Predicted 3D model of a 274-nucleotide part of an RNA (large-subunit ribosomal RNA, domain VI) from a Pseudomonadota bacterium.
[in-house]
Context: one part of a larger RNA
RNA sequence: CGGAGGAUAUUUGAGAGGAGCUGUCCCCAGUACGAGAGGACCGGGAUGGACGAACCGCUGGUGCACCAGUUGUUCCGCCAGGAGCAUAGCUGGGUAGCUACGUUCGGAAUGGAUAACCGCUGAAGGCAUCUAAGCGGGAAGCCAACCUCAAGAUGAGAUAUCCCUCCUUGGUGAGAACCAAGGACUAAAGGUCCCUGGUAGACUACCAGGUUGAUAGGCUAGGAGUGUAAGUUUGGUAACAAAUUCAGCUAACUAGUACUAAUAGACCGUGAGG
Numbered sequence: 001c002g003g004a005g006g007a008u009a010u011u012u013g014a015g016a017g018g019a020g021c022u023g024u025c026c027c028c029a030g031u032a033c034g035a036g037a038g039g040a041c042c043g044g045g046a047u048g049g050a051c052g053a054a055c056c057g058c059u060g061g062u063g064c065a066c067c068a069g070u071u072g073u074u075c076c077g078c079c080a081g082g083a084g085c086a087u088a089g090c091u092g093g094g095u096a097g098c099u100a101c102g103u104u105c106g107g108a109a110u111g112g113a114u115a116a117c118c119g120c121u122g123a124a125g126g127c128a129u130c131u132a133a134g135c136g137g138g139a140a141g142c143c144a145a146c147c148u149c150a151a152g153a154u155g156a157g158a159u160a161u162c163c164c165u166c167c168u169u170g171g172u173g174a175g176a177a178c179c180a181a182g183g184a185c186u187a188a189a190g191g192u193c194c195c196u197g198g199u200a201g202a203c204u205a206c207c208a209g210g211u212u213g214a215u216a217g218g219c220u221a222g223g224a225g226u227g228u229a230a231g232u233u234u235g236g237u238a239a240c241a242a243a244u245u246c247a248g249c250u251a252a253c254u255a256g257u258a259c260u261a262a263u264a265g266a267c268c269g270u271g272a273g274g
Stems, first nucleotide, its partner, number of pairs: 001152001005163007015149004021049007033038001051106005059100004066093005071086006110144003117137004164273001165184008185271001190268004194210005215261003218257005224250003231244005
């Protein structure tokens, strides 16, 4: 831009893409078969491999500053307690998120038309013949079925709901009304800008919100992590230990709470539809 008014939501599915793999074991059954050795079809069940998708409750990884320990050095006058630098100084852990080595799930079943092939009936050609007329069976393959996208499918589909004016003049008309010109009024439904953000994200888009508000921050409570803070007291000459104290501190998590910021406003979109 189109889809012959505009808008919001829900859809149909022409068409397109994805998937499609396979082992072993058990039962049937040591049965059928076979002199024996050996050893099934059909059907049923169990469990794997590789591949793929989703997810983070579990097991792990990461987690650039969440907690703790610790070395050297400089500084905060000194002690104590801290801060800077040294790869994040090094080391041990670790929330959210992201993840695999983790978890769950998938291939199927089924129907249709067939290939090779196997048949029925059956002539030409008194027989025979699956074929010439006709009718069956038959594959991991084909078409559906399963999952995803999908009306720019210009063949532009469907459903529901929402929104939008009066007057004057002229013409036509039985009228309702229609057409043309002009005037006045109006700015709908809905959307965007802008702002707070994230389940989204390169930008855009998408999604959640904007005071009739929990969108983000803060605060409060909880969870989770670290592992028992500082100060003081006690014991010890001291290093240190114990008590106060499962403390103190704490990022992304959960809930509550308008304290802060989403204020104020502007714009697009018209008037019943060739």

About this RNA:
The source organism's lineage runs through Bacteria, Pseudomonadati and Pseudomonadota. Its mean pLDDT, the model's own confidence on a scale to 100, is 88.